[in-house]
Context: one part of a larger RNA
Molecule: small-subunit ribosomal RNA, 5' domain
Organism: uncultured Opitutaceae bacterium
RNA sequence: GAAUGAACGCUGGCGGCGUGGUUAAGACAUGCAAGUCGAACGGGGUUUUUACUAGUAGCAAUACCUGUAAAAACCUAGUGGCGAACGGGUGCGUAACACGUGAACAAUCUACCUUUAAGUGGGGAAUAAUUAGCCGAAAGGCUAACUAAUACCGCAUGUGGUCAAAACUCGCAUGAGUUUUGCACUAAAGUCAGGGACCGUAAGGCCUGACGCUUAAAGAGGAGUUCGCGGCCUAUCAGCUUGUUGGUGAGGUAACGGCUCACCAAGGCAAAGACGGGUAGCUGGUCUGAGAGGAUGAUCAGCCACACUGGAACUGAGACACGGUCCAGACACCUACGGGUGGCAGCAGUUUCGAAUCAUUCACAAUGGGCGAAAGCCUGAUGGUGCGACGCCGCGUGAGGGAUGACGGUCUUCGGAUUGUAAACCUCUGUCACCAGGGAAGAAACGUUUAUAGUUAAUAGCUAUAAGCCUGACUUAACCUGGAGAGGAAGCAGUGGCUAACUCUGUGCCAGCAGCCGCGGUAAUACAGAGACUGCAAGCGUUAUUC
Numbered sequence: 001g002a003a004u005g006a007a008c009g010c011u012g013g014c015g016g017c018g019u020g021g022u023u024a025a026g027a028c029a030u031g032c033a034a035g036u037c038g039a040a041c042g043g044g045g046u047u048u049u050u051a052c053u054a055g056u057a058g059c060a061a062u063a064c065c066u067g068u069a070a071a072a073a074c075c076u077a078g079u080g081g082c083g084a085a086c087g088g089g090u091g092c093g094u095a096a097c098a099c100g101u102g103a104a105c106a107a108u109c110u111a112c113c114u115u116u117a118a119g120u121g122g123g124g125a126a127u128a129a130u131u132a133g134c135c136g137a138a139a140g141g142c143u144a145a146c147u148a149a150u151a152c153c154g155c156a157u158g159u160g161g162u163c164a165a166a167a168c169u170c171g172c173a174u175g176a177g178u179u180u181u182g183c184a185c186u187a188a189a190g191u192c193a194g195g196g197a198c199c200g201u202a203a204g205g206c207c208u209g210a211c212g213c214u215u216a217a218a219g220a221g222g223a224g225u226u227c228g229c230g231g232c233c234u235a236u237c238a239g240c241u242u243g244u245u246g247g248u249g250a251g252g253u254a255a256c257g258g259c260u261c262a263c264c265a266a267g268g269c270a271a272a273g274a275c276g277g278g279u280a281g282c283u284g285g286u287c288u289g290a291g292a293g294g295a296u297g298a299u300c301a302g303c304c305a306c307a308c309u310g311g312a313a314c315u316g317a318g319a320c321a322c323g324g325u326c327c328a329g330a331c332a333c334c335u336a337c338g339g340g341u342g343g344c345a346g347c348a349g350u351u352u353c354g355a356a357u358c359a360u361u362c363a364c365a366a367u368g369g370g371c372g373a374a375a376g377c378c379u380g381a382u383g384g385u386g387c388g389a390c391g392c393c394g395c396g397u398g399a400g401g402g403a404u405g406a407c408g409g410u411c412u413u414c415g416g417a418u419u420g421u422a423a424a425c426c427u428c429u430g431u432c433a434c435c436a437g438g439g440a441a442g443a444a445a446c447g448u449u450u451a452u453a454g455u456u457a458a459u460a461g462c463u464a465u466a467a468g469c470c471u472g473a474c475u476u477a478a479c480c481u482g483g484a485g486a487g488g489a490a491g492c493a494g495u496g497g498c499u500a501a502c503u504c505u506g507u508g509c510c511a512g513c514a515g516c517c518g519c520g521g522u523a524a525u526a527c528a529g530a531g532a533c534u535g536c537a538a539g540c541g542u543u544a545u546u547c
Stems, first nucleotide, its partner, number of pairs: 001547004006543005013395006019388002021353001026351003030348003035082003040079002043076010055064003089306003099230007108223003113219008121155001123153002130145006160186003163182008190211006198205002232278003239269003244266008281303004285296004308329005331342004359385001361384003367381001368379004398428004408419004432488001434483005442474001447469009491536005496517003502531005512519002
């Protein structure tokens, strides 16, 4: 000199863009942060309409009302599907194939999505909900009866796949691919919309379309595994190792492998630092520096690890799962003392700690995600607003004229000098702030209406294209116009040398200053005050840390 997620002191006008628990991975009140689908399913509820029905009023038509049935619309606890493994947080652990980079998998898996091929036949037994009864303070649970499905289980079929055999081709050792054969094994589920002929009393069959389902192949994206190289300190750590190193066989895994086990052999690593100890998430990057380097890893992005502490598996395409389960522990809460409940390192917020770090805000309008045919619902992701000079950048606090060089202050050799064109005064301007009015872009989709084309038996339906309509939290904003008025807006540090800037007064080795050298013991440019000056400026200094 530059820099910081900074803090402290004094001061503080506005805006834009960023950024904000670095300490206790301490403990947490409260609210929200993961749901969705009724176009998978049975049931329940509400409303409307229609038909039948008991009753009341009426002569009657009819009106009101009870119950039953059907249809339609809406809502939904439960079964079922998909999601919840993403997104969001933190950096405890980890010196490791964790990360970076480059390779390999002929040793692998992959839901949703895309493409291609083929299929989607015919049956069965349950169970939740519900009802009834019972236990418990609660959390919750037990028994019996009934019922549905795209839930569950057989059977059929086999385009295919698996297995076995043969042949051919290829390769990188194990091997890979293609073709053929086989009394071998192996699958499925429906829902919605529409409809002319034909069949059917009807439901429907049948046909068309969409969404599904099953098998297989390929792709994309994702994941898993292996290896080369690279990146901390310590030898006051020198030897370490028994599933250890290798083999055979078996088990296990999606998959290779001591991953696990039985047996056999005695190996394996190490001064090019094994083993041990300390510290630490890694990287793109960031800061500094002419560079080489050094330091660092906040925000943003990629990867990894973790979710009160330790352990374990279940479900699933994917987890050994932050807002899932089980066990143990610590802590906290409820209790009828028998027993239960909880996990903010999600967003806000509280408390503790600390020099120190924000709102218990608005919206799903945009972008993205989950579910859904869609409308839509959910989304503390995200988009916004708020608070903090925490940082960077921009703007302002007025401009021009104005000498009796006024008053006052300070110094003085008492003549004057300086503050100083500074002020007053005159002429203007109107940024920001203030008041009033207007006011975009972020919006295009989805959906809906119309038209055309395709599919089709079809002017249904569906798909594609075009046109019209609909949707804004921010927004009392940006921006524009008008109004008023110099009015509301300057401080901080320094002045002995380094280092830009000097005099007076007070003090008298005292009080004090100080980054280093050093000042202060009666004329201190070094302490304190004043005036003057210097530097930077909505900041200026100090402290801490890095180069």